This is a predicted structure of a 90-nucleotide RNA (c-di-GMP-I riboswitch aptamer) from a Deltaproteobacteria bacterium. The coordinates come from a structure-prediction model, not an experiment, and the mean pLDDT is 84. NCBI's taxonomy places the organism under Bacteria, Pseudomonadati, Myxococcota, Myxococcia. The sequence was found by an Rfam model in a public genome assembly.
RNA sequence: CUUUGCUCAGAGCAAACUUGGGGAAACCUAAGGACGCAGAGCCACGAGGCUUAAGCUACUAAAAAAAGCUAUGCCGGUCGGGUCGCCAGA
Numbered sequence: 001c002u003u004u005g006c007u008c009a010g011a012g013c014a015a016a017c018u019u020g021g022g023g024a025a026a027c028c029u030a031a032g033g034a035c036g037c038a039g040a041g042c043c044a045c046g047a048g049g050c051u052u053a054a055g056c057u058a059c060u061a062a063a064a065a066a067a068g069c070u071a072u073g074c075c076g077g078u079c080g081g082g083u084c085g086c087c088a089g090a
Base pairs, nucleotide, nucleotide: 002090003089004088005087012037013036017032018031019030020029021028022027035077041083042082043081045080046079047078048075049074050073055069056068057067
C1' cells in the first nucleotide's frame, strides 16, 4: 500500500419502547433503555423512501371542510458515492 472481518485488545454508537421538550407532519432532541452495528464516524452528491405546513389545482354563487399535486421539510440504522479512521489476519 492492497485486501479481508474468522480470531484478539481497548474503546465507540444505540433499534423498539417510556418520559420531558420542539415540529403541521414526517421526524428531531435530552434522559432512561439495548435490537443490533467493523465505519450504526462525517457529507443530502446520485437512487430510493416518508411527510404536505405554505403554495397550486379541482370543487363552490362565494367560502370552509374533505380531495389531488408539489419539497423548499425529513430519513445516513435503505443502497451507492465521496472523505477520514481503530484493531487483527493475509